[in-house]
Formats: sequence, structure tokens, C1' cells
RNA sequence: GGCCGAUAAUGGCUAACCUGUCGAAAGGCAGGGGCGCAAAGUAAAGGGUCUAAAGUUAUAUCCCUAUUAACUAUGACAGCCUUACUGCCGAA
Repeated sequence: GGCCGAUAAUGGCUAACCUGUCGAAAGGCAGGGGCGCAAAGUAAAGGGUCUAAAGUUAUAUCCCUAUUAACUAUGACAGCCUUACUGCCGAA
């Protein structure tokens, strides 16, 4: 230094749920909380998943309105997997 990873040390993050707030939603942010995590640090590049304001098509109303359904990411998830980059500690 690399692989690797402990009932070690120093610290870190924070699931469900609750409150507030932003958002059409998925979800984000802040506080509480603590299931877990050695990358649960960063990046939506590939796959995957979630959402559908808006759009398209069909449908309904029956006349320029707007119901219902299907599809679409330009929205989101890094605590689903892969990938890229970075990083603390050091028993076996």
C1' cells in the first nucleotide's frame, strides 16, 4: 500500500412512524424517532421501481367543456442492483 472487515476505538448516517413545510403526485427539506448501515458518502450513466401535473389516443358530455381509461418522464428513488469518483479506523 492492496484485499478484507471485528460484540475494537473515535465519530458518522438514520427505516417505519409522528409534526411542520414545499410539490399535481411520487417525493424533497426541517425537527422528533431509531429499524438498520463500513460507504446508508457523492453522481440518475445502464437496468429496475414509483409518480403522471402536462401531452397523446380512445371515450363521455354535446360544443369547445371536460369525465373516465390506456400510454408517455421532461419528475423522483443512491436505504434495489450494477457502474464511476471519493473517504475514517485497523484485530484476524
Predicted 3D model of a 92-nucleotide RNA (c-di-GMP-I riboswitch aptamer) from a Syntrophomonadaceae bacterium.
It was read from a public genome assembly, where an Rfam model found it.
Rfam family: c-di-GMP-I riboswitch aptamer. Gene Ontology term of the family: cyclic-di-GMP binding. About the family: GEMM was predicted in a large-scale screen for bacterial structured RNA regulatory elements.
NCBI's taxonomy places the organism under Bacteria, Bacillota, Clostridia, Eubacteriales, Syntrophomonadaceae.